[in-house]
Molecule: c-di-GMP-I riboswitch aptamer
Organism: soil metagenome
RNA sequence: GACAAAGGCAAACCCGUUGAAAAACGGGGACGCAAAGCUCCGAGGCUGCCGCACGUCAGGUGUGCAAUGCCGGUCGAGCUACCGAA
Numbered sequence: 001g002a003c004a005a006a007g008g009c010a011a012a013c014c015c016g017u018u019g020a021a022a023a024a025c026g027g028g029g030a031c032g033c034a035a036a037g038c039u040c041c042g043a044g045g046c047u048g049c050c051g052c053a054c055g056u057c058a059g060g061u062g063u064g065c066a067a068u069g070c071c072g073g074u075c076g077a078g079c080u081a082c083c084g085a086a
Stems, first nucleotide, its partner, number of pairs: 001083001008033002013028006031073001037079003041076003044071003051065004
């Protein structure tokens, strides 16, 4: 970062599996992506099992707080990578 070339990845949705969930993995499928390759280091977002508080005679339902969980296709940062026009 090209009305190049060779390729790559794969959103939503559907099916199956795991998980408390967020979500992940596999198959199908393409919205898009010049790092939509890798890494939770910083920020941000999502969920709320365990836990704490409220509530109850107690229990249950519920509500709030809350990450050690998740998101790299939220952004930054670090590392790596194909092509070679302007």